This is a predicted structure of a 509-nucleotide part of an RNA (small-subunit ribosomal RNA, 5' domain) from an uncultured bacterium.

Context: one part of a larger RNA
RNA sequence: GACGAACGCUGGCGGCGUGCCUAACACAUGCAAGUCGAGCGGAGACAGUGAGUAGCUUGCUACGAACUGUUUUAGCGGCGGACGGGUGAGUAACGCGUGAGCAACCUUUCCCAGACAGGGGAAUAACACACCGAAAGGUGUACUAAUACCGCAUGACAUAGCGGAGCCGCAUGGUUCUGUUAUCAAAGAUUUAUCGCUGAUAGAUGGGCUCGCGUCCGAUUAGAUAGUUGGUGGGGUAACGGCCUACCAAGUCGACGAUCGGUAGCCGGACUGAGAGGUCGAACGGCCACAUUGGGACUGAGACACGGCCCAGACUCCUACGGGAGGCAGCAGUGGGGGAUAUUGCACAAUGGGGGAAACCCUGAUGCAGCGACGCCGCGUGAGGGAAGACGGUCCUCUGGAUUGUAAACCUCUGUCUUCGGGGACGAAACGAGACGGUACCCGAGGAGGAAGCCACGGCUAACUACGUGCCAGCAGCCGCGGUAAUACGUAGGUGGCAAGCGUUGUCC
Numbered sequence: 001g002a003c004g005a006a007c008g009c010u011g012g013c014g015g016c017g018u019g020c021c022u023a024a025c026a027c028a029u030g031c032a033a034g035u036c037g038a039g040c041g042g043a044g045a046c047a048g049u050g051a052g053u054a055g056c057u058u059g060c061u062a063c064g065a066a067c068u069g070u071u072u073u074a075g076c077g078g079c080g081g082a083c084g085g086g087u088g089a090g091u092a093a094c095g096c097g098u099g100a101g102c103a104a105c106c107u108u109u110c111c112c113a114g115a116c117a118g119g120g121g122a123a124u125a126a127c128a129c130a131c132c133g134a135a136a137g138g139u140g141u142a143c144u145a146a147u148a149c150c151g152c153a154u155g156a157c158a159u160a161g162c163g164g165a166g167c168c169g170c171a172u173g174g175u176u177c178u179g180u181u182a183u184c185a186a187a188g189a190u191u192u193a194u195c196g197c198u199g200a201u202a203g204a205u206g207g208g209c210u211c212g213c214g215u216c217c218g219a220u221u222a223g224a225u226a227g228u229u230g231g232u233g234g235g236g237u238a239a240c241g242g243c244c245u246a247c248c249a250a251g252u253c254g255a256c257g258a259u260c261g262g263u264a265g266c267c268g269g270a271c272u273g274a275g276a277g278g279u280c281g282a283a284c285g286g287c288c289a290c291a292u293u294g295g296g297a298c299u300g301a302g303a304c305a306c307g308g309c310c311c312a313g314a315c316u317c318c319u320a321c322g323g324g325a326g327g328c329a330g331c332a333g334u335g336g337g338g339g340a341u342a343u344u345g346c347a348c349a350a351u352g353g354g355g356g357a358a359a360c361c362c363u364g365a366u367g368c369a370g371c372g373a374c375g376c377c378g379c380g381u382g383a384g385g386g387a388a389g390a391c392g393g394u395c396c397u398c399u400g401g402a403u404u405g406u407a408a409a410c411c412u413c414u415g416u417c418u419u420c421g422g423g424g425a426c427g428a429a430a431c432g433a434g435a436c437g438g439u440a441c442c443c444g445a446g447g448a449g450g451a452a453g454c455c456a457c458g459g460c461u462a463a464c465u466a467c468g469u470g471c472c473a474g475c476a477g478c479c480g481c482g483g484u485a486a487u488a489c490g491u492a493g494g495u496g497g498c499a500a501g502c503g504u505u506g507u508c509c
Base pairs, nucleotide, nucleotide: 001508002507003506005505006504007503008502009501012379013378014377015376016375017374018372019371020337025335026334027333029332030331031330034079035078036077039076040075042073043072044071045070046069047068048067049066052063053062054061055060056059086290087289088288095215096214097213098212099211100210101209102208105207106206110203115198118152120150121149128141129140130139131138132137158183159182160181161180162179163178164177165176166175167174168173188195189194216262217261218260223253224252225251228250229249230248231247232246233245234244235243265287266286267285268284269280270279271278272277292313293312294311295310296309315326316325317324318323343369345368346367347366351365352363353362354361355360382413383412384411385410392404393403394402395401396400417450418446419445420444421443422442423441427436453498454497455496456495457494458479459478460477464493465492466491467490468489474481475480
């Protein structure tokens, strides 16, 4: 000098930041991922028209098939739940950083240009009925729709096979033109504006893989390795590859530190320092890993998936004992641990995200507010005048003097902050819409009123006297003070330093 700090004493205001560093310990409760009725069939509600039926007071009442409109949505279906948010347990690794490569790869949505959408079929949830179960939930039968599912047709600038020609390279090879064969597609909605569907090219974006270099400590860790190292055949993957498998060979790594053990997420950066360097990796940004522990796949463009599924373990809860349910390292909050770290807040108004044609809905992302002097910055606690140098305190050489001290009183002012009253935003680019917020800010009024402490004073080190104590009580960062005049202990007066803070402790330079 610095801090995600803590502790002691003290504490007026504002702005901007920041706040579980410990138990990746366990979690009550609420919320954190939905949306689309312009994909679909139902069901419900309301309003209207109303064939018809009944009562009769013969023009009224009641019921009501069917139709129309508005609206709600359990289910099927689509898109999104792989983003956003959290944490740092693991990881010494192509994990990260940096620079290359893929002639070994994928990419929903989006964009450019271009092609197509013909004609059929069979189911199933919902609903209904029956049944089982304490519940969670499940079974059977029958019915029905689709942008759900499945054939057929068409089909290339797609893929694969067989040929021909040209060009190129970086080894396997790549690419262009051309002939032929084989294979594969589609879905509609609507307010008629459009939005979708299918296959394919190029792009963009996002990812996957490979390699060079760099990346902590220990040799009181010296040898390590059996899919191990390489090859061939096969499998698998979007893709290369012992990634996997069968066979064959015996290799591969290592004092330029393998292996083993310990520690650790990495970086942009932060702190410090003249620099070189050292230390750290909170907040913000990028990458990685994880989601109660371990394992596994499914779906999908993308996951081996925090608020999805299955299995096993531990734990908690419900139970009719047969069986079930759960996962805050999301936001709040609770217990526990700890020296120690906040509200079970408001709003989708803005920015952004998901869905939707849109209106809009959802969004503990985010924007704000609350709490904490935790940090940085700013402001205030008054200004000018004022000597009888007042009273009081302290000290002394004590009829007196020194100091506190222009300090106070008193006079004249000011109004930052504060209090009250009135007005009142920007943030909202284009209709509407402002949580913050009656906030910031502006105007007026009142009145010095409501706002100073902490540490030190032997030397280092700025700042000294008195009393008490008497190697006691105590102080102390180092040197060292204290045993009867202690500037070093305690108190008081005074002084010095910093100031809404000041000291102490811890850690780093």
The prediction has a mean pLDDT of 84. RNAcentral holds the full RNA, with entries from ENA and SILVA.